[in-house]
Molecule: small-subunit ribosomal RNA
Organism: uncultured prokaryote
RNA sequence: CGGCGCGCUUAACACAUGCAAGUCCGAACGAUGAAGCCUUUCGGGGUGGAUUAGUGGCGAACGGGUGAGUAACACGUGGGCAAUCUGCCCUGCACUCUGGGACAAGCCCUGGAAACGGGGUCUAAUACCGGAUAUGACCAAUUUCCGCAUGGUGGUUGGUGGAAAGCUCCGGCGGUGCAGGAUGAGCCCGCGGCCUAUCAGCUUGUUGGUGGGGUGAUGGCCUACCAAGGCGACGACGGGUAGCCGGCCUGAGAGGGCGACCGGCCACACUGGGACUGAGACACGGCCCAGACUCCUACGGGAGGCAGCAGUGGGGAAUAUUGCACAAUGGGCGGAAGCCUGAUGCAGCGACGCCGCGUGAGGGAUGACGGCCUUCGGGUUGUAAACCUCUUUCCGCAGGGACGAAGCGAGAGUGACGGUACCUGCAGAAGAAGCACCGGCUAACUUCGUGCCAGCAGGCGCGGUAAUACGUAGGGCGCAAGCGUUAUCCGGAUUUAUUGGGCGUAAAGAGCUCGUAGGCGGCUUGUUGCGUCGGUUGUGAAACCCCGGGGCUUAACCCCCGGGUCUGCACUCUAUACGGGCAGGCUAUAUUUCGGUGGGGGAGAUAAGAAUUCCCUGGUGUACCGGUGAAAUGCCCAAAUUUCAGGAGGAACCCCCGGUGGCGAAAGCGGAUUUUUUGGCCCGAUUCUGACCCCUGAGGACCCAAACCUUGGGGAGCGAACAGGGAUUAUAUUCCUACCUUGGUAGUCCAUGCCGUAAACGUUGGGCACUAGGUGUGGGCGACAUUCCACGUUGUCCGUGCCGCAGCUAACGCAUUAAGUGCCCCGCCUGGGGAGUACGGCCGCAAGGCUAAAACUCAAAGGAAUUGACGGGGGCCCGCACAAGCGGUGGAGCAUGUGGUUUAAUUCGACGCAACGCGAAGAACCUUACCAAGGCUUGACAUACACCGGAAAACCCUGGAGACAGGGUCCCCCUUGUGGUCGGUGUACAGGUGGUGCAUGGCUGUCGUCAGCUCGUGUCGUGAGAUGUUGGGUUAAGUCCCGCAACGAGCGCAACCCUUGUCUCGUGUUGCCAGCAGGCCCUUGUGGUGCUGGGGACUCACGGGGAACUGCCCCGGUCAACGGGGAGGAAGGCGGGGACGACGUCAAGUCAUCAUGCCCCUUGCGUCCUGGGCUACACACGUGCUACAAUGGCCGGUACAAUGAGCUGCGAUGCCGUGAGGUGGAGCGAAUCUCAAAAAGCCGGUCUCAGUUCGGAUUGGGGUCUGCAACUCGACCCCAUGAAGUUGGAGUCGCUAGUAAUCGCAGAUCAGCAUUGCUGCGGUGAAUACGUUCCCGGGCCUUGUACACACCGCCCGUCACGUCACGAAAGUCGGUAACACCCGAAGCCGGUGGCCCAACCCCUUUGUGGGAGGGAGUCGUCGAAGGUGGG
Repeated sequence: CGGCGCGCUUAACACAUGCAAGUCCGAACGAUGAAGCCUUUCGGGGUGGAUUAGUGGCGAACGGGUGAGUAACACGUGGGCAAUCUGCCCUGCACUCUGGGACAAGCCCUGGAAACGGGGUCUAAUACCGGAUAUGACCAAUUUCCGCAUGGUGGUUGGUGGAAAGCUCCGGCGGUGCAGGAUGAGCCCGCGGCCUAUCAGCUUGUUGGUGGGGUGAUGGCCUACCAAGGCGACGACGGGUAGCCGGCCUGAGAGGGCGACCGGCCACACUGGGACUGAGACACGGCCCAGACUCCUACGGGAGGCAGCAGUGGGGAAUAUUGCACAAUGGGCGGAAGCCUGAUGCAGCGACGCCGCGUGAGGGAUGACGGCCUUCGGGUUGUAAACCUCUUUCCGCAGGGACGAAGCGAGAGUGACGGUACCUGCAGAAGAAGCACCGGCUAACUUCGUGCCAGCAGGCGCGGUAAUACGUAGGGCGCAAGCGUUAUCCGGAUUUAUUGGGCGUAAAGAGCUCGUAGGCGGCUUGUUGCGUCGGUUGUGAAACCCCGGGGCUUAACCCCCGGGUCUGCACUCUAUACGGGCAGGCUAUAUUUCGGUGGGGGAGAUAAGAAUUCCCUGGUGUACCGGUGAAAUGCCCAAAUUUCAGGAGGAACCCCCGGUGGCGAAAGCGGAUUUUUUGGCCCGAUUCUGACCCCUGAGGACCCAAACCUUGGGGAGCGAACAGGGAUUAUAUUCCUACCUUGGUAGUCCAUGCCGUAAACGUUGGGCACUAGGUGUGGGCGACAUUCCACGUUGUCCGUGCCGCAGCUAACGCAUUAAGUGCCCCGCCUGGGGAGUACGGCCGCAAGGCUAAAACUCAAAGGAAUUGACGGGGGCCCGCACAAGCGGUGGAGCAUGUGGUUUAAUUCGACGCAACGCGAAGAACCUUACCAAGGCUUGACAUACACCGGAAAACCCUGGAGACAGGGUCCCCCUUGUGGUCGGUGUACAGGUGGUGCAUGGCUGUCGUCAGCUCGUGUCGUGAGAUGUUGGGUUAAGUCCCGCAACGAGCGCAACCCUUGUCUCGUGUUGCCAGCAGGCCCUUGUGGUGCUGGGGACUCACGGGGAACUGCCCCGGUCAACGGGGAGGAAGGCGGGGACGACGUCAAGUCAUCAUGCCCCUUGCGUCCUGGGCUACACACGUGCUACAAUGGCCGGUACAAUGAGCUGCGAUGCCGUGAGGUGGAGCGAAUCUCAAAAAGCCGGUCUCAGUUCGGAUUGGGGUCUGCAACUCGACCCCAUGAAGUUGGAGUCGCUAGUAAUCGCAGAUCAGCAUUGCUGCGGUGAAUACGUUCCCGGGCCUUGUACACACCGCCCGUCACGUCACGAAAGUCGGUAACACCCGAAGCCGGUGGCCCAACCCCUUUGUGGGAGGGAGUCGUCGAAGGUGGG
């Protein structure tokens, strides 16, 4: 762009305007009479027939619209009418004769605003009426033939009342009667198709009969009388909803939903009622009445009905033009021409649907520009574009140009669509692409923005700073003149299960039994042919659907032709196995009879026993008793509790027996006895009946624990409620309490009623049959064995348990007592909550029960099993976990860290264990990240490029707090340059201890050095998973052994590594010195000194090796692993210590070590500098040090280590200083020298229990050292000062042996220092562990679970506030339907005095006559609307 279709689903709401049903002027009739023609005496006449209304005929009951009503013979389908009608049309037969009187139009008069009339008078007909004739109709008589019944058909005779119309062009067109046909209509019947039982009973013209009426026709259709029937669980009656069907959509089908367009039927026409006319109507564009509404009006009265076509308002999410034409098809009228036709044919509007076509095709890489992304290399958009070569469908312009036309007409002529389809030419890629989506389902991914906001969402869900899910962009995917959304229906959904589901635990077996209807039913014979199977015939309209052709250029939900289907219904003919009916036989189901056994089966009666109570009496006897987790309330000297004896009373049920034993339908039943009465089961015999007996069982009925209720008894114990107290508790009152105690009513008991429910459970309905076993037990009967009995063995029937195969089950489990395999019947279920609730009904005295929803809300609820985790579950085991011990901490002062507060800043991080002497193994400046002030801007630092300079650095001077600024002195050579180094300018960029450890890497902590964590293959399980890895032992250990559907393996454990303990070998300086030789010293000795020569013995150092392995013995243990004891040994069962940390957990810690994504800053969140701060101080906490003293302090003397460090260093001897230290510099880059004195200890002295000779804080003064500089803010020394503190509350920490405790020493960082911290070193050197109950943590097995961010879980109820939904509510308002009564329109029917009337009849009066007949009026029945009413 075109073709073909479709287009008020809502208000059957109201409608302006126009049109939608007229036609026949002649060939029914009387009038009117234009043009033209003829004629004329010019006045006119004749002809003509356009036009117009009327009489008359036909049509108007079709066509068109709508779906309100209707659950009905309305529709569909198949039949019936012997119970019917049918205009126009067709066929046949027979006719069309003879008379009469009016009324419109017209004319005259007249009323009214109008609509519309009234009166008088004239007139025609195919209008109206009388008579004649007539096969037919009806009646009577008689008779033939036929039918399922009523009955129908024909013949003959007689009787009764009945027809007609003309016109003409002379061809015809009409009219009447009868018969038949066709068409159309009417009535009746079988069957079929909605929901609701919270509608269970309905019905009086109701059901039937007789007589009558009525109709075209049957019939309670109507009426009078008679009878009392009729319908209903196979759903009557009521309520709700709805036009029905062919068909349409969906589905594999069976089904489910729908009933637009097209076609058939029905119903309706503003609402309700009614008839008239007619062949046909109770009539969409007719009439009458009533009502509502609207309009006109002169107020008296009138008019109207779009659910016809357009159109308007309204309603609504929503649905079109007040178009053209009768050219075609069809309809009405007409003989025809023709007229009419909003039927119809077309056009218009709408992407509303289906179908077709186009928006270009081919080439074209430098893969252009631009966009987007980027790992910055590039990628992508993308051959896409540009560019080159072509084409011209569609649109546009121009020219040509239909079919549809048949018919009609003498001929001419006649197309709405339409100058349309189609054809030709022209021009030029020219005019023509959007929408949704891109987390998975589901095809398609990135950037930016946003930051649980904005938003998305079909469900799951997405969004809290890196969003493929929001918004945008680029790209992609999908469809395409469309694409999405919304709504609805079917499907998937075997998720209402007929096909085709279930009920132990997921929803679901009624509490149990009996039994009615119904359902189902053993073997056999005959019959029937109802079901069932097959065939023929009729019908199942067309359209639709399927198949095959054909036509539009193709195609179409387009058009045409042929075939098939339409699974149905009906008639008819066969078959007879099976099911059913009828008739007969049988005995295996079932039942009866006879003989037995067992039993807490039911109901009633009678008598007994122990115990409780303490009501009574008496005795005994003295201080408590009682009660609890522990107590108290309570009782008791007025004599309790205890104990003995006697009496009383009621109830319970009654010990043992007693038992997954018995009985019963279930609920349930337990002392014994005897007695009375009664039901059922089982066994044996095989006696009767003979499948109507059987099974099940909707409704229905009986029974039915406990509790409650009614009435009357009874009342010992127990004991809701209640009361008094006590306790528990953070609190505990008048209302905490499933606690305790003391009382105690109802109740529990008996009798009589009632209720009718329970986790009434085996959570498993009843019956029958079949399908491996094993082992108990209760009742019976046999067989064997025994001389017999008993015991025993064995078989069988019934009951009741356990285990277990097949099979089943989602699994758990069930398994001859089925949850297996089949059959029959019943009940029940259909996501969770709301809710077994509300309302209604039934039952109940009540309590309440039975039946039983919806709104709303959620996306789950649930079952079984699995793995974890958890438990104030269980078992086993371990750990300084507890216990046993030792020493601390918590109290004091100080140190240090943290919180808090403060501040310009007190930089940041770390927060239970596992932050807090932690990052920090050194904050006066620096560090430093913080604050204040002052500077710089390619920068303090890196790389690159370009240009410029000849310097730069260093030193000096000036200013400044300093950074810095200004000035001065002053470069190198290897190539003399485009050099190096440096500086300046500019550009890229630098820089950030800015954010995010919840974007990350790396590193680390922790559970935990706990013994665990896994894999391959196999096996088991539907699976998650399990097994292995569990079990019996053992170990520090998943260490090892044994067993085992497991067999192996890996990461962990252990070992290998370092260190320490013992021996040995080698080496022997700086280490060592036994022996040899020497030197030196003085206290002269068994002296000291490694000083020297030497030595390698020893110590030591370094390097290598040996040694320990349950190896040996005994015992235990499973002939094992291993454990206990012993020997030897330096060491004994891992010898001590260290390093070493499985899979994983904690979004653990760290972006401030480092690295790093993203974000952020860029004359500053960068950088430099000065000063300050990190050191503050009402307070709180952690970690430490020093103490509180006599096992001590102080003074003097004296002894013994190890690890380490040292050149910007350690620094000796000496000298000075009270001292810190100074001076000085030997030695040593260190087994040589130095730091360096070890301290506790030991010996001696003093102090004598005190705030001290303890303790040392704080403060004053004076110094030393480091350093540019000790004010904020260093350490040390001396003198003086001399706080608190006398062993520390609740609580809490460490430690099991060279450990704790205690004593000192060294080092890292470092100029110095807070060193009491940290990391190491050695000296002295204990106590205790019975044991695993408890606390904490952990491991294994097992168990429960509603937990799985896993108990720091999950989760319940009230209250407060708000919202929504459904009920109830004193009432109030409305709708619908029914009933009763009143009123009673139109109208049909019936009656009718008086009144009115042309045709026909009568005449003794021809009349203002009489009669027949009709009408208006009036009365009556029925009757719509209306009114009134309700125990």